[in-house]
Context: one part of a larger RNA
RNA sequence: CUGGGCGUAAAGCGUGUGCAGGCUGUUAGGUAAGUGGUGUAUGAAAGCGCUCGGCUUAACCGGGCGAGGUUAUGCCAGACUGCCUAGCUAGAGGCAGCAAGAGGGACAUGGAAUUCCGGGUGUAGUGGUGAAAUGCGUAGAUAUCCGGAGGAACUCCAGAGGCGAAGGCGAUGUCCUGGUGCUGACCUGACGCUCAGACACGAAAGCAUGGGGAGUGAACGGGAUUAGAUACCCCGGUAGUCCUAGCCGUAAACGAUGGGCACUAAGUAGAGGGGUUUUGAUUAUUUCUCUGCCGGAGCUAACGCAUUAAGUGCCCCGCCUGGGGAGUACGGCCGCAAGGCUAAAACUC
Repeated sequence: CUGGGCGUAAAGCGUGUGCAGGCUGUUAGGUAAGUGGUGUAUGAAAGCGCUCGGCUUAACCGGGCGAGGUUAUGCCAGACUGCCUAGCUAGAGGCAGCAAGAGGGACAUGGAAUUCCGGGUGUAGUGGUGAAAUGCGUAGAUAUCCGGAGGAACUCCAGAGGCGAAGGCGAUGUCCUGGUGCUGACCUGACGCUCAGACACGAAAGCAUGGGGAGUGAACGGGAUUAGAUACCCCGGUAGUCCUAGCCGUAAACGAUGGGCACUAAGUAGAGGGGUUUUGAUUAUUUCUCUGCCGGAGCUAACGCAUUAAGUGCCCCGCCUGGGGAGUACGGCCGCAAGGCUAAAACUC
RNA backbone atom coordinates (compact mmCIF):
# COMPACT_ATOMS: atom_id res chain seq x y z
C1' C A 1 0.00 0.00 0.00
C1' U A 2 -3.87 -3.51 -0.73
C1' G A 3 -7.25 -6.31 1.74
C1' G A 4 -10.10 -5.90 6.36
C1' G A 5 -12.37 -3.10 10.03
C1' C A 6 -14.33 0.96 14.07
C1' G A 7 -21.50 -0.77 20.25
C1' U A 8 -18.26 -4.16 24.11
C1' A A 9 -11.75 -6.87 21.10
C1' A A 10 -7.30 -1.39 18.29
C1' A A 11 -10.57 2.26 16.02
C1' G A 12 -16.57 7.66 15.32
C1' C A 13 -13.29 14.04 15.97
C1' G A 14 -17.25 16.48 22.47
C1' U A 15 -20.68 19.32 19.12
C1' G A 16 -22.02 22.52 15.26
C1' U A 17 -21.47 26.30 10.98
C1' G A 18 -19.11 25.94 6.57
C1' C A 19 -15.11 27.59 1.88
C1' A A 20 -12.20 24.30 -1.25
C1' G A 21 -12.82 19.11 -2.57
C1' G A 22 -15.91 14.58 -3.39
C1' C A 23 -20.89 13.11 -4.66
C1' U A 24 -25.64 14.83 -6.72
C1' G A 25 -33.35 14.36 -8.68
C1' U A 26 -36.22 14.34 -13.43
C1' U A 27 -37.35 15.34 -19.17
C1' A A 28 -35.74 16.73 -24.05
C1' G A 29 -32.13 18.58 -27.50
C1' G A 30 -26.97 19.60 -28.59
C1' U A 31 -21.68 18.51 -27.90
C1' A A 32 -18.06 14.55 -27.87
C1' A A 33 -13.78 15.86 -22.87
C1' G A 34 -14.26 11.01 -20.18
C1' U A 35 -16.03 6.11 -22.19
C1' G A 36 -16.48 2.07 -26.07
C1' G A 37 -15.15 0.22 -31.12
C1' U A 38 -11.91 0.23 -35.32
C1' G A 39 -7.62 1.67 -38.66
C1' U A 40 -2.53 3.50 -38.78
C1' A A 41 2.19 4.48 -36.17
C1' U A 42 4.88 2.79 -32.27
C1' G A 43 5.50 -0.56 -27.72
C1' A A 44 14.42 -2.42 -29.26
C1' A A 45 16.95 -6.70 -27.26
C1' A A 46 16.57 -9.52 -22.94
C1' G A 47 12.48 -10.98 -19.74
C1' C A 48 7.03 -13.25 -19.56
C1' G A 49 3.18 -17.08 -22.00
C1' C A 50 2.73 -20.98 -25.81
C1' U A 51 5.50 -24.04 -29.04
C1' C A 52 9.70 -26.49 -31.70
C1' G A 53 14.80 -27.66 -31.14
C1' G A 54 20.38 -28.26 -28.81
C1' C A 55 23.73 -30.04 -24.70
C1' U A 56 22.25 -38.08 -21.86
C1' U A 57 18.06 -34.71 -18.48
C1' A A 58 17.26 -30.29 -15.89
C1' A A 59 19.00 -25.63 -14.97
C1' C A 60 20.85 -23.19 -19.27
C1' C A 61 20.87 -21.94 -24.55
C1' G A 62 18.75 -21.21 -29.71
C1' G A 63 14.33 -20.54 -33.37
C1' G A 64 9.10 -19.17 -34.15
C1' C A 65 4.43 -17.14 -32.53
C1' G A 66 1.90 -14.24 -28.90
C1' A A 67 0.84 -11.16 -24.87
C1' G A 68 2.07 -6.54 -22.89
C1' G A 69 -0.15 0.79 -23.44
C1' U A 70 -3.70 6.22 -18.38
C1' U A 71 0.79 6.25 -25.76
C1' A A 72 -0.09 9.45 -30.41
C1' U A 73 -3.45 10.22 -34.35
C1' G A 74 -7.79 9.47 -38.07
C1' C A 75 -12.76 7.66 -38.34
C1' C A 76 -17.29 5.67 -36.05
C1' A A 77 -20.89 5.16 -31.79
C1' G A 78 -23.77 8.33 -28.35
C1' A A 79 -25.93 4.23 -23.51
C1' C A 80 -23.56 6.20 -19.06
C1' U A 81 -20.35 10.46 -16.70
C1' G A 82 -18.99 15.61 -17.99
C1' C A 83 -20.20 20.34 -20.48
C1' C A 84 -24.03 23.71 -23.02
C1' U A 85 -29.32 25.03 -23.85
C1' A A 86 -34.55 24.77 -22.62
C1' G A 87 -37.96 22.65 -19.23
C1' C A 88 -40.26 19.84 -14.75
C1' U A 89 -41.57 19.29 -9.31
C1' A A 90 -41.23 14.16 -6.02
C1' G A 91 -35.37 16.74 -2.99
C1' A A 92 -34.37 21.63 -0.77
C1' G A 93 -36.19 26.38 0.40
C1' G A 94 -39.95 30.35 0.70
C1' C A 95 -45.02 32.17 1.99
C1' A A 96 -49.67 31.84 4.95
C1' G A 97 -52.23 29.68 9.12
C1' C A 98 -52.14 26.75 13.56
C1' A A 99 -49.27 24.40 17.73
C1' A A 100 -46.12 22.40 21.85
C1' G A 101 -41.74 23.11 24.67
C1' A A 102 -36.90 23.49 31.88
C1' G A 103 -34.22 26.04 23.85
C1' G A 104 -31.04 30.91 24.59
C1' G A 105 -30.35 36.19 26.69
C1' A A 106 -31.79 40.49 29.79
C1' C A 107 -34.68 42.70 33.61
C1' A A 108 -38.16 42.46 37.55
C1' U A 109 -40.74 39.82 41.36
C1' G A 110 -42.08 35.67 44.96
C1' G A 111 -42.57 32.04 48.93
C1' A A 112 -40.54 27.88 51.92
C1' A A 113 -36.05 26.44 54.31
C1' U A 114 -30.87 26.91 56.42
C1' U A 115 -27.57 30.44 58.88
C1' C A 116 -26.78 34.97 61.43
C1' C A 117 -28.50 39.50 64.33
C1' G A 118 -32.10 42.06 67.92
C1' G A 119 -36.07 41.14 71.39
C1' G A 120 -39.73 37.91 74.40
C1' U A 121 -40.82 33.13 77.08
C1' G A 122 -37.87 29.56 79.55
C1' U A 123 -33.82 26.27 82.19
C1' A A 124 -29.86 22.70 82.00
C1' G A 125 -28.51 20.64 78.92
C1' U A 126 -27.68 20.29 73.60
C1' G A 127 -25.45 18.14 69.50
C1' G A 128 -23.47 13.94 67.35
C1' U A 129 -22.58 8.34 66.77
C1' G A 130 -22.31 1.65 65.86
C1' A A 131 -20.87 3.57 70.64
C1' A A 132 -18.46 8.00 71.92
C1' A A 133 -15.68 12.31 72.17
C1' U A 134 -14.00 16.99 70.33
C1' G A 135 -17.80 21.17 69.75
C1' C A 136 -21.90 24.54 71.64
C1' G A 137 -24.30 26.01 76.60
C1' U A 138 -25.51 29.34 83.45
C1' A A 139 -21.44 35.33 79.83
C1' G A 140 -28.41 31.60 79.49
C1' A A 141 -27.55 27.46 74.67
C1' U A 142 -31.05 23.70 72.54
C1' A A 143 -36.55 24.43 72.25
C1' U A 144 -40.39 28.17 71.14
C1' C A 145 -42.60 33.11 69.47
C1' C A 146 -41.98 38.11 67.08
C1' G A 147 -39.01 41.34 64.07
C1' G A 148 -34.80 42.01 60.82
C1' A A 149 -30.33 40.87 57.43
C1' G A 150 -28.14 38.13 53.58
C1' G A 151 -26.81 34.48 50.04
C1' A A 152 -27.85 30.28 47.31
C1' A A 153 -31.31 26.83 45.37
C1' C A 154 -36.32 26.75 43.36
C1' U A 155 -40.61 21.61 47.29
C1' C A 156 -45.27 19.84 45.03
C1' C A 157 -46.51 19.85 39.65
C1' A A 158 -42.50 15.89 37.65
C1' G A 159 -43.40 11.56 34.11
C1' A A 160 -38.21 5.59 31.03
C1' G A 161 -42.38 13.71 30.12
C1' G A 162 -40.44 18.04 27.08
C1' C A 163 -36.61 21.30 24.56
C1' G A 164 -31.61 21.88 22.59
C1' A A 165 -26.20 20.47 17.67
C1' A A 166 -23.63 18.95 21.81
C1' G A 167 -22.23 20.70 26.64
C1' G A 168 -26.81 21.23 28.85
C1' C A 169 -31.78 23.45 30.38
C1' G A 170 -36.64 23.12 35.95
C1' A A 171 -40.19 29.17 40.86
C1' U A 172 -43.23 33.36 38.47
C1' G A 173 -43.91 37.59 35.03
C1' U A 174 -42.38 40.96 31.01
C1' C A 175 -39.24 42.09 26.79
C1' C A 176 -35.73 40.36 22.94
C1' U A 177 -34.47 35.85 20.29
C1' G A 178 -33.05 30.57 17.87
C1' G A 179 -34.90 25.94 16.35
C1' U A 180 -39.01 22.36 15.46
C1' G A 181 -43.89 19.96 14.03
C1' C A 182 -48.52 19.98 11.29
C1' U A 183 -51.90 21.92 7.51
C1' G A 184 -52.47 24.49 2.66
C1' A A 185 -50.11 22.88 -2.38
C1' C A 186 -49.84 29.47 -3.38
C1' C A 187 -44.31 30.79 -4.88
C1' U A 188 -38.79 29.58 -6.33
C1' G A 189 -37.15 25.58 -9.53
C1' A A 190 -32.01 21.07 -7.80
C1' C A 191 -30.95 26.29 -5.01
C1' G A 192 -28.98 19.55 -2.49
C1' C A 193 -25.70 15.93 0.78
C1' U A 194 -21.05 15.63 3.08
C1' C A 195 -16.97 18.31 4.50
C1' A A 196 -9.78 18.37 4.89
C1' G A 197 -8.29 23.16 6.56
C1' A A 198 -10.88 27.30 9.03
C1' C A 199 -14.32 29.45 12.52
C1' A A 200 -17.81 29.09 16.64
C1' C A 201 -19.95 26.65 20.95
C1' G A 202 -18.26 23.49 24.70
C1' A A 203 -19.84 20.01 32.05
C1' A A 204 -16.84 20.07 36.24
C1' A A 205 -12.29 21.52 38.05
C1' G A 206 -8.60 25.31 37.41
C1' C A 207 -6.53 30.56 36.26
C1' A A 208 -7.31 35.69 36.61
C1' U A 209 -10.40 41.30 37.40
C1' G A 210 -13.73 43.47 40.69
C1' G A 211 -17.62 41.96 43.87
C1' G A 212 -20.33 38.42 47.00
C1' G A 213 -20.23 34.63 50.68
C1' A A 214 -26.21 31.69 53.65
C1' G A 215 -25.46 26.51 53.06
C1' U A 216 -21.83 23.24 51.52
C1' G A 217 -16.83 22.29 51.51
C1' A A 218 -10.76 20.14 48.63
C1' A A 219 -6.59 21.84 51.89
C1' C A 220 -6.03 22.28 57.07
C1' G A 221 -7.09 21.65 62.70
C1' G A 222 -9.46 18.67 66.27
C1' G A 223 -12.42 14.09 68.08
C1' A A 224 -13.10 8.93 67.16
C1' U A 225 -11.96 4.04 64.79
C1' U A 226 -7.52 1.15 64.17
C1' A A 227 -1.75 -2.67 64.92
C1' G A 228 -1.32 1.98 62.16
C1' A A 229 -5.59 5.41 59.86
C1' U A 230 -1.85 10.61 56.07
C1' A A 231 -9.10 7.35 55.16
C1' C A 232 -14.19 5.84 55.75
C1' C A 233 -17.67 8.35 60.84
C1' C A 234 -18.04 13.09 63.94
C1' C A 235 -17.02 18.70 65.33
C1' G A 236 -14.97 22.90 62.93
C1' G A 237 -13.12 25.12 58.42
C1' U A 238 -9.97 28.29 53.90
C1' A A 239 -9.99 28.25 48.58
C1' G A 240 -13.94 26.95 45.63
C1' U A 241 -19.07 26.73 44.78
C1' C A 242 -22.49 32.50 43.28
C1' C A 243 -22.24 37.33 40.16
C1' U A 244 -19.28 40.39 36.61
C1' A A 245 -15.83 41.09 32.23
C1' G A 246 -12.03 37.43 30.34
C1' C A 247 -9.03 32.84 29.85
C1' C A 248 -8.71 27.39 29.81
C1' G A 249 -10.73 23.57 25.83
C1' U A 250 -10.64 18.88 28.64
C1' A A 251 -14.42 14.33 30.57
C1' A A 252 -16.79 7.03 31.00
C1' A A 253 -17.91 15.10 26.52
C1' C A 254 -21.40 7.54 26.32
C1' G A 255 -26.13 5.32 22.72
C1' A A 256 -18.61 3.79 24.55
C1' U A 257 -22.79 3.47 17.99
C1' G A 258 -20.18 10.27 12.52
C1' G A 259 -23.74 12.71 8.98
C1' G A 260 -27.39 12.26 4.82
C1' C A 261 -30.93 9.56 1.60
C1' A A 262 -33.81 5.16 0.23
C1' C A 263 -35.72 0.33 1.25
C1' U A 264 -37.07 -4.04 4.65
C1' A A 265 -42.72 -8.23 9.48
C1' A A 266 -46.03 -7.87 13.37
C1' G A 267 -47.18 -6.11 18.82
C1' U A 268 -47.31 -2.41 22.75
C1' A A 269 -46.67 2.35 25.66
C1' G A 270 -45.82 7.71 26.12
C1' A A 271 -45.49 13.13 24.08
C1' G A 272 -47.17 17.09 20.44
C1' G A 273 -50.30 18.32 16.24
C1' G A 274 -53.97 17.51 11.97
C1' G A 275 -58.33 14.99 9.50
C1' U A 276 -63.10 12.11 9.88
C1' U A 277 -67.22 11.05 13.41
C1' U A 278 -70.28 14.22 17.27
C1' U A 279 -74.43 20.25 18.55
C1' G A 280 -70.32 19.87 22.02
C1' A A 281 -67.30 16.94 25.59
C1' U A 282 -66.13 11.83 25.81
C1' U A 283 -65.40 7.83 22.63
C1' A A 284 -64.09 5.59 18.06
C1' U A 285 -61.03 5.77 13.76
C1' U A 286 -57.04 7.58 10.73
C1' U A 287 -52.51 10.35 9.62
C1' C A 288 -47.62 13.13 10.48
C1' U A 289 -43.49 14.05 13.82
C1' C A 290 -40.85 12.72 18.28
C1' U A 291 -39.54 9.33 22.58
C1' G A 292 -39.46 4.11 24.96
C1' C A 293 -40.23 -1.39 25.48
C1' C A 294 -40.64 -6.15 23.10
C1' G A 295 -39.76 -9.11 18.98
C1' G A 296 -39.25 -11.78 13.42
C1' A A 297 -36.28 -11.93 8.89
C1' G A 298 -31.38 -10.43 8.36
C1' C A 299 -26.79 -9.35 10.80
C1' U A 300 -23.22 -10.56 14.91
C1' A A 301 -17.38 -14.08 17.75
C1' A A 302 -20.99 -13.97 21.22
C1' C A 303 -23.64 -10.59 24.06
C1' G A 304 -27.02 -8.53 21.48
C1' C A 305 -29.01 -4.94 17.35
C1' A A 306 -33.52 -5.31 14.96
C1' U A 307 -38.13 1.01 10.54
C1' U A 308 -34.56 5.45 16.43
C1' A A 309 -30.42 -1.14 12.88
C1' A A 310 -25.41 -3.10 14.81
C1' G A 311 -30.36 -5.33 8.49
C1' U A 312 -30.04 -4.10 2.78
C1' G A 313 -27.78 -0.35 -0.60
C1' C A 314 -25.57 4.53 -2.26
C1' C A 315 -22.64 9.33 -1.09
C1' C A 316 -19.12 12.12 1.98
C1' C A 317 -15.93 12.82 6.37
C1' G A 318 -13.05 10.97 10.72
C1' C A 319 -10.32 6.96 12.74
C1' C A 320 -7.59 1.68 13.58
C1' U A 321 -3.15 -1.75 12.26
C1' G A 322 0.23 -6.64 18.51
C1' G A 323 1.44 -5.42 24.23
C1' G A 324 4.83 -2.19 26.88
C1' G A 325 7.91 2.15 26.06
C1' A A 326 3.68 6.41 25.33
C1' G A 327 -0.72 9.74 24.38
C1' U A 328 5.45 10.08 26.58
C1' A A 329 10.31 12.69 24.52
C1' C A 330 11.90 16.22 20.91
C1' G A 331 10.16 20.06 17.65
C1' G A 332 6.11 23.23 16.34
C1' C A 333 1.43 25.84 17.49
C1' C A 334 -1.82 27.57 21.56
C1' G A 335 -2.10 29.15 27.00
C1' C A 336 -0.96 34.08 32.36
C1' A A 337 -0.16 29.39 34.46
C1' A A 338 -1.97 24.61 35.11
C1' G A 339 -1.43 22.50 30.84
C1' G A 340 -3.68 21.43 25.79
C1' C A 341 -3.15 19.95 20.43
C1' U A 342 0.05 17.52 17.01
C1' A A 343 3.31 13.19 17.84
C1' A A 344 7.99 9.48 17.38
C1' A A 345 12.27 6.20 18.32
C1' A A 346 15.79 3.14 20.83
C1' C A 347 14.86 -0.90 23.77
C1' U A 348 11.77 -4.96 25.32
C1' C A 349 7.93 -9.17 25.42